[in-house]
RNA sequence: AGAGUUUGAUCUCGGCUCAGGAUAAACGCUGGCGGCGUGCUUUAUGCAUGCAAGUCUAACUGUCAUGAGUAAUUGUGAUAGUGGCGAAUGGGUGAGUAACGCGUAAGUAACCUGCCCUCAAGUGGGGGAUAACUCUGAGAAAUCGAAGCUAAUACCGCAUGUGGUGGCAGAAUUAGUUUUCUGUCACUAAAGCCGUAAGGCGCUUAAGGAGGGGCUUGCGUCCGAUUAGCUAGUUGGUGAGGUAACGGCCCACCAAGGCGACGAUCGGUAGCUGGUUCGAGAGGACGACCAGCCACAUUGGGACUGAGACACGGCCCAGACUCCUACGGGAGGCAGCAGCAAGGAAUAUUGCGCAAUGGGCGAAAGCCUGACGCAGCGACGCCGCGUGGAGGAAGAAGGCCUUCGGGUUGUAAACUCCUUUUUCUAGGGAAGAAUAAUGACGGUACCUAGGGAAUAAGCAUCGGCCAACUACGUGCCAGCAGCCGCGGUAAUACGUAGGAUGCAAGCGUUAUCCGGAUUUAUUGGGCGUAAAGGGGGUGCAGGCGGUUUUGUAAGUCAGAUGUAAAAUCUCCUGGCUUAACUAGGAGGGACCAUCUGAUACUGCAAGACUAGAGUGCAGCAGAGGGAGGUGGAAUUCCCGGUGUAGUGGUGAAAUGCGUAGAUAUCGGGAGGAACACCAGUGGCGAAAGCGGCCUCCUAGGCUGUUACUGACGCUGAGGCCCGAAAGCGUGGGGAGCAAACAGGAUCAGAUACCCUGGUAGUCCACGCUGUAAACUAUGGAUACUAGGUAUGGGGAGUAUCGACCCUCUCCGUGCCGAAGCUAACGCUUUAAGUAUCCCGCCUGGGGAGUACGGUCGCAAGACUAAAACUCAAAGGAAUUGACGGGGGCCCGCACAAGCAGCGGAGCGUGUGGUUUAAUUCGAUGCAACACGAAGAACCUUACCAAGGCUUGACAUGUUGGAAGUAGUGAACCGAAAGGGAAACGACCUGUUGAGUCAGGAGCCUUCACAGGUGCUGCAUGGUUGUCGUCAGCUCGUGCCGUGAGGUGUAGGGUUAAGUCCCAUAACGAGCGCAACCCUCGUCGCCAGUUAUUCUCUCUGGCGAGACCGCCCCGCAAAACGGGGAGGAAGGUGGGGAUGACGUCAAAUCAGCAUGGCCUUUAUCCCUUGGGCUACACACACGCUACAAUGGGUGGUACAAUGGGUUGCAAUGGAGCGAUUUGGAGCUAAUCCCAAAAACCACUCUCAGUUCGGAUUGCAGGCUGAAACCCGCCUGCAUGAAGUCGGAGUUGCUAGUAACCGCAUAUCAGCAUGUUGCGGUGAAUACGUUCUCGGGCCUUGUACACACCGCCCGUCACGUCAUGAAAGUCGGCAACACCUAAAGUCGAUGAGCUAACUCGCAAGAGGGGCAGUCGCCUAGGGUGGGGUCGGUAAUUGGGACGAAGUCGUAACAAGGUA
Repeated sequence: AGAGUUUGAUCUCGGCUCAGGAUAAACGCUGGCGGCGUGCUUUAUGCAUGCAAGUCUAACUGUCAUGAGUAAUUGUGAUAGUGGCGAAUGGGUGAGUAACGCGUAAGUAACCUGCCCUCAAGUGGGGGAUAACUCUGAGAAAUCGAAGCUAAUACCGCAUGUGGUGGCAGAAUUAGUUUUCUGUCACUAAAGCCGUAAGGCGCUUAAGGAGGGGCUUGCGUCCGAUUAGCUAGUUGGUGAGGUAACGGCCCACCAAGGCGACGAUCGGUAGCUGGUUCGAGAGGACGACCAGCCACAUUGGGACUGAGACACGGCCCAGACUCCUACGGGAGGCAGCAGCAAGGAAUAUUGCGCAAUGGGCGAAAGCCUGACGCAGCGACGCCGCGUGGAGGAAGAAGGCCUUCGGGUUGUAAACUCCUUUUUCUAGGGAAGAAUAAUGACGGUACCUAGGGAAUAAGCAUCGGCCAACUACGUGCCAGCAGCCGCGGUAAUACGUAGGAUGCAAGCGUUAUCCGGAUUUAUUGGGCGUAAAGGGGGUGCAGGCGGUUUUGUAAGUCAGAUGUAAAAUCUCCUGGCUUAACUAGGAGGGACCAUCUGAUACUGCAAGACUAGAGUGCAGCAGAGGGAGGUGGAAUUCCCGGUGUAGUGGUGAAAUGCGUAGAUAUCGGGAGGAACACCAGUGGCGAAAGCGGCCUCCUAGGCUGUUACUGACGCUGAGGCCCGAAAGCGUGGGGAGCAAACAGGAUCAGAUACCCUGGUAGUCCACGCUGUAAACUAUGGAUACUAGGUAUGGGGAGUAUCGACCCUCUCCGUGCCGAAGCUAACGCUUUAAGUAUCCCGCCUGGGGAGUACGGUCGCAAGACUAAAACUCAAAGGAAUUGACGGGGGCCCGCACAAGCAGCGGAGCGUGUGGUUUAAUUCGAUGCAACACGAAGAACCUUACCAAGGCUUGACAUGUUGGAAGUAGUGAACCGAAAGGGAAACGACCUGUUGAGUCAGGAGCCUUCACAGGUGCUGCAUGGUUGUCGUCAGCUCGUGCCGUGAGGUGUAGGGUUAAGUCCCAUAACGAGCGCAACCCUCGUCGCCAGUUAUUCUCUCUGGCGAGACCGCCCCGCAAAACGGGGAGGAAGGUGGGGAUGACGUCAAAUCAGCAUGGCCUUUAUCCCUUGGGCUACACACACGCUACAAUGGGUGGUACAAUGGGUUGCAAUGGAGCGAUUUGGAGCUAAUCCCAAAAACCACUCUCAGUUCGGAUUGCAGGCUGAAACCCGCCUGCAUGAAGUCGGAGUUGCUAGUAACCGCAUAUCAGCAUGUUGCGGUGAAUACGUUCUCGGGCCUUGUACACACCGCCCGUCACGUCAUGAAAGUCGGCAACACCUAAAGUCGAUGAGCUAACUCGCAAGAGGGGCAGUCGCCUAGGGUGGGGUCGGUAAUUGGGACGAAGUCGUAACAAGGUA
C1' cells in the first nucleotide's frame, strides 16, 4: 500500500466482499512446562450450609472456673448484661439515572466535621433510677408482661464561666448582609479509671489545623421533529417556617411570569470519567480488570440513632416470594467470600492464613478482619522454554505418482557419536521479618548429584483474491462456498490419500468493534447525461459583505501562574536467568481559570468616501399585465334559388348522409371560437407564459448624462405570493375539435391503431387544486480568463447635403472555437473554466416516492416519508460486433425477360410414420431424404429366432504335457455348425546302435490376454460439408485515444476482385484475389503405331501466340472504360484444379486411428432360417407419359469417353425373341463390345386412340449350391391412371438449356441411380423497384448464447416478510376521584408520670409519655383517555421460486416513435 466482483471488451459512478489489528469471548480438533494476569457480558432471577464486625473488665454490676488464705478477703482467667467506640469504612453490583449524575474550571462573604495534631481554660458538689440477677405469669415459638434488689465514664439538677451563643450601643475594615475590637445584659460545661508514687489514659468549654463532606455556578456530555409547543409551586416578590447551610425546600399572600427551531416538552437508549482499542492523523467504537465519582442493596415508602445514614449483613410499614407453626402467630433477604439451582454458547474452590499490607476496638497483651496475602481449577489472554544436537546415500523399506526410464516423501528414518533445557529420583534449601517471638505460601523458588533421547505436535489451508498439486472416488448427486463461483463421467474448487504451504502448544471457525471505506468527505466527495438544483419569485430570522481614519480589545496571537489525581502512554535506568510483569526518575500535554502584553485580520463604537446599490433628468424598443370596444377570412347551422344521383371516407372498404332532393353552386342570416400573410435559432416577461386592430390603466428593461443619497448590498431555512394542461364547485356559453360511449372495418382476438358519429371538456365569470421531461434535465450573486461570425435594441466617432457604409462601445439572443475542465459525450465571457458568499439536494438496486402518522384539499389527490425482506449488482459514456418490418452504394440465374421442368398420374428409389421376433445403424432446414450403399436372394449383415463353442475365428508371451503325435478323416446323430471316432499317417535341426534322445514347427493344457459395427463425434486425431471462389482477414512500426480500440483497410474514381489509380498520419508487409499448374481452341518443330507410301488427320512431347501491345474518343494528366484494325483467339479467350482468418460443440467412435467407460461360458465367435424388400399414409429425388415438332413400319448415315484373358467375343448357324451353338481375332491406336436422335419414304388423323404403358395370366431365357419370401430379360395375352397438372417451387446466359443415345465403376446376376462421353442444338437479359443471399459505408439499440435475441403485465401454485381489519390480550407513563399503612410535623392530651421547683405533708407546677384528631403519603380501587406491542376471520400489494397459462407493452422507425 491494495485486491476480487456489473461488460464480448473499455473507462467511470457505485455498492457488496477479502487481506490487518483487537476481545472479559464461545465452539471444533489437539494439548509438554513455567511466569504474570484474568474468569456470570445472560435472570438487579431464587437461594440450602458455613463464614464476611466486632472489641474494651484499665467505665460498671453479676455469675462461673482456678489459685492463695481457717475465714473475711484477694490474684488470674472466662463470660451475661449496662456503658463506650466501631458498625456510614472496607467488600459487591450497574437496576435506575440524559441529571450539576459525571468531567473540568471556579465559588461558598450561605455551611458541617467523631477519632487525629497544636493551643487556652477547667474537671467542684449532689440526686433519682435501671438492665443483668431473683421470684413469677402468658406463649408452640419468636418474644412479652408483673413484682423486688443493684452499679457506673449510663441519666438528672446546682455552682463556676477562660470562653462561646444571642440582644443593644460605638469604632475600624470590606465589593457586599463580611471581619475585627470596646462596653453592657442574658443564657451556657464536665467523669472518672489505672498506678505505691511520679505520672498516664480520659472528660468539658473554646480557638486553629489537617483530612473528609454538603450546597451553588460557567462550559462539555447519545438518538428521534413521523415528538412543536411546554409549564399553576409553574416564574418572581413579601413574610413566616424548616435546614449544618442558600433556595418554592415548604406555607400564606401578591404579580403573571418562565422555557422553546442555538430544539423546550415528549419518546427511545445509557451509570459517568481516567482510560481501552482501531486509525498516518482527523476521528470512530467501547467503558471488563485497576483507579476516581455516582446510584442501588427482594419491590415501594418512612423516619430513628448518630459527627456522619434516611443505613447491603439496623428499625417500622405495605407488596410479591420462601420457610416454621400447636393455625393463635412468627421468621427471612448472598448485587460480601465460597457454594447450589435456573437461564445460557459461556465463566472457577462450600481451600489455607492473618506471616505481610491495611482496618476496628483496647493503656497494652491481644481479639476480629472471605479487605488482603496465598494456594486450587480453566491454553481465557500475554510472555518465555522445550519436544533433541552433530554426522549419516545402498538416496533402504513402505506410501504416493509415473511418460515405467524414474520422481517424491528424503538426511527424513535406520545406524554412530554427543547433550540433559524439560522430566524422574535423592540431598541441601531461602529472601520476603520491621525481631524477644512470629512464614499461610512451602520442603516452594533456587542449588547440587544421579538416571535416561529418554516424558512432550498439532491445526488449518492448497481455483483466483492468497503462500501451497497430483491420484483415486463421486457424477448438478453427495457436498463446498468470505466474494466471484465449483459439481451434469477425465473436478488442482466435493470426499479420501500422498505431497506441499502457513502458523505452532496451539490452530481454525463463529460473534463484535475499528481499519481498508475519500462509502457522510473539517482534514477529504459530489449534483448537464451515473443518485442529486427547490417550478418561479418576494422576503423575516440567520450567514456573508466595498474604500478609509481613530478608538476598544470580544474573537485571534504570545508569555506567565494555577490546574489537568494516581495508574495508563513515551524515553532513560533498575529488579525477577530473559520477556511478559514490575520499581524509580524524566517527559508530554488538549481543555479550563486568572493575570500581563500585541493589534495585522474579523467584530464593536464613532467619523469620512464613491467604484456596489438606489434616485433624478433626456431618449428608445417590445405578442409584458389588466379592462373595455371593434374587424375580416374560414368551419358549422338555418332560410331561399339553381340542380340531380350520388356523396363521405379508406391501403381497400363499410357504417354515415342522400329522390322527404344530399354533395356541388349562388344569395341572405345566426352563433361561437381562433386570429392566415407579416413571422424570424426575432421580441417581452421571474417562471408558468404572451400574437388581428383601437382606447384607457399599469409594471419592468435598455441607452445617454453624472445632478442627488452614501454600503442603503448578496443570499435566504420557515412564511407569503404566482404557477401549463388535466381535474373539481356554482352560474353562463357551446361553432369547430374531442376523453368516455356507439357503430363500421382490421385481426386468431382488438375493449387499439384507421373510418363515421358523439357527451363531458375545451370558451367566459368567480372560487379550489398546486402538479408536469414545470428541461438549458445546468440554483442565485459578484469578479477574472483568446478570438471569429450572425442577429435584436441603443449610443459615440468618421464620412456625407442627407440616408447608407466603416470603426468603437453598452445591453440581449444564437452558432463555431483556444486555453482550461470533463468518465467520456461535451462545455467554453450566456462555462460544465478560475475563485468567493449564501441556499437546496444526493449517498447501491428493488421494496417505494409506497405503508403508517401528521398537515392541506369538496373530492381526485398533494406535501412530508420509513421498515421488514431481497439481489450482487442497478447505472453513465464510449468501443467492437450482430441485428432492424433504418438509410445509401454495389454484386450474384437473386428478381425480371425467356426455355425446360417439378408439384397432379403410374412406376422406380430414398426418408418419415406405422407395423414387426427383427424390419440393424448412421445422415435431419439451406448444408438429411437415387445420402454412407461404385449395386441386401446365401454371403454381405452389424438385426431377429433357434442350435452350439469358451484362451476362443485371429495375435504375442508363458506353465505343464503328449508318439500312433500333427495332419487327413469313413460310419453314426444333426438343418448346419458341432459332436463322434474306425482307418491312414508325417516334417525340420542336431544326435543315437535304434522314432533313441534333445530342440523347433504343429497339437493339448495353464495364466496373461484375445475379441466387441457395445457407449461417448459434447474427450479426440484424421477427413468432409457450409457460408463461398464471397473479397475479405490480419500484422510490424508510427500516429490518435486514459482505455476498449481507431488509423492503415473511411474519401473520389475504377474493377470480377482490399483490382488498380488519385488523395491521405500513415509507411510497409503477410494470408486470400490475380498469375504460375492441367485441359480445349491456332500455328511451328520433333517423334510415333496402324497404313503400300507421302502430305493432311491422329497420338505423344517441346515451343510460339494476347500484353489494352497499336489507332481514335471519354475521364483528372491517372487507373480505367467505349469503339476500331490486325488476329485462330480481345480485354481474367472457354473449362478445371486451387477454398484466406474463421462460423455452425455442423457430420463421422459404423472407413480408419484413439482417451475414458462397459462386457469376458458373453455385448465375443460359429451355423441354419428369417429380416433389412413389411404398408392405411406423408414427403423428397427420378423415369415413363398424356401424343401429330408425334406413334408405328421400312430404308440410309455420322461419334467420343471407356472396357476386355475366370474376359470381350466377330463372320456363320438355330430361335419371333431373350438367348443359344460355335469359336476367328484380341493381354488391345491392330480384334471385340458398338450408337441413338437425325435423314428418306409409307401409314395413323385427334380418339383415352395404332397415344400411354402400369397391372395381371401363361410360356420361356440367363446368372447362380439356391431366384418362394426377394433378381434381370423375352414372347403372347391383358391393357389401369393419365388429355400438360392448385398454392407453391427448381435448373439454366452458349456449344449453355433442351432433346438423343453411348460407355464405365460396383458386379456371378441385377441401373430409371452415379461418374463420364459425344450427337443435334435454341430463346432471352429493358433493367435493379421488389424477393433471397452476400460485400462496403452510415444510423439506432435495453441484443453479445448476439432477433430463433431481450423483455412486460395479469392469472394459477408454493414459501417468506409486511400493511389494513370487526375485535381481543398485554406493557408503560400520566390524569381525576375514593381509600390509606408506617412515619415526621402540628393540635389535643381530663389517662399515666422517679429526678427539677414550691410545699412540713397532702399535693400543685414545670416537663414528658400513652391515646385521639389533622396535613402529607407508599400502596390499593374505580374511571375515561394517551402511547407502545402481541394476536385475528378476512383482505391489499411486495419479494423470491422449475422448462405453468394468456397475450406482445418496451428495446430497431420494435412494426401506432
Molecule: small-subunit ribosomal RNA
Organism: metagenome